[in-house]
RNA sequence: CGUCAUCACACGCCAAAGCCGGCGCAUCAUUCCUGUGCGCCGGCACGGGGGACCCAAAUUCCGAAUUCGCGCGCAGCGUGAAGUCGGACGGGGCGCACGGUCGCGGGCAACCGCGGCCAAGGUCACUUCCUGGGACCGAGCCCGUCAGCUAACCUCGUCGGCAUCUGGAAGGGUGAUC
Numbered sequence: 001c002g003u004c005a006u007c008a009c010a011c012g013c014c015a016a017a018g019c020c021g022g023c024g025c026a027u028c029a030u031u032c033c034u035g036u037g038c039g040c041c042g043g044c045a046c047g048g049g050g051g052a053c054c055c056a057a058a059u060u061c062c063g064a065a066u067u068c069g070c071g072c073g074c075a076g077c078g079u080g081a082a083g084u085c086g087g088a089c090g091g092g093g094c095g096c097a098c099g100g101u102c103g104c105g106g107g108c109a110a111c112c113g114c115g116g117c118c119a120a121g122g123u124c125a126c127u128u129c130c131u132g133g134g135a136c137c138g139a140g141c142c143c144g145u146c147a148g149c150u151a152a153c154c155u156c157g158u159c160g161g162c163a164u165c166u167g168g169a170a171g172g173g174u175g176a177u178c
Stems, first nucleotide, its partner, number of pairs: 005177005011172001012162003018044010045158006055148001060088005066082007090146001091143004099118008121137004126171005132165001
């Protein structure tokens, strides 16, 4: 170092968010070694974005009047189309966090803001399956008028927040013994 067998194990969770090596500083006791913490550099690993051919995609909604067509109870009403004026809504990325409905406020309306309920979807202790019980989230942030997919290529991140229902089987892992 490897294999078999036996025994033990509260083997942390979300998230991509970690591992290894080198150098320097600090700490422990005078030195060395080792351990621990921090910083820098390099490598590996995991994750995101941009980026061809081909393929794909594209011109919305509300209000006002005008013109034309159709219908009617006909000097008006309704409806469709066209362009004009004004108003509203860009587009995209990370993430489970798509959305629907009701209420309140602003607005003629489109639409905007806030809140309740529901809800696609998601999480729950090494992994998978079975079993009996449940609980919770369903947000937020970013780019800045711009980016569909996308080979080569380019580029960025490794933060932060916490704490674990019952029983069984198999597998993996760690430790101990032989």